[in-house]
Parts: sequence; C1' cells; structure tokens
RNA sequence: CAGAGUAGGGUUUUGCGCGUUAAGUGCCCUGUGGACGGGGAGUUGCCACGGGGACGAAAAGGGUCUUCCCUUGCGGUGCAUCGCCCGCAUCCCGCUG
Repeated sequence: CAGAGUAGGGUUUUGCGCGUUAAGUGCCCUGUGGACGGGGAGUUGCCACGGGGACGAAAAGGGUCUUCCCUUGCGGUGCAUCGCCCGCAUCCCGCUG
C1' cells in the first nucleotide's frame, strides 16, 4: 500500500400464517433493551419490544345459514427459506499478500 472476514439491511423465490369487523406496514414523538469483522472502545446511526399522535385501504364469488368455512384477490402485511446485492458509522490493535 492492497485485501479477506461479521452482525445486520435491501430485493427476489418458495412455504406457512395474519388482516380485509383494519391489525399490520410507512410517518412523527417517547421509554426500555440488544447487536455492531478476530480483540478493545463505540454514536447523532441500526434492530427489537412497549406507550402516545397524525394519516389511511379492495374486495368479489361460493358453501353453510353463520359467531363459521372455502376459493380468487387485496395489504408499502408477519415468520421461515432460496438466490443476488450492500455491508466492520468511526477510532486503536490484529490477520493475509
């Protein structure tokens, strides 16, 4: 001097769910906790959970005759999974050439 490697994130495939009586997602405020290359430190960033606020929607058909079930849809829907992409905030040390 160059490079490797994590958690995690984005998107896609598949499966199983949830909602469609509106939860969830996304946005704002707030509390608690957690994670952040092999080691140490670690945020105004990231993730999870809780509380509050504003906004806001796609249903259709069938069975049964209902509090229910099935099918096709819909939701910036949840979890797992497959592929691809991004990727230590930053600082110090270490590893490979």

A computed fold for a 97-nucleotide RNA from uncultured Anaerotignum sp., annotated as THF (Tetrahydrofolate) riboswitch aptamer. The organism belongs to Anaerotignum, within Bacteria. The sequence is in RNAcentral, with records from MGnify.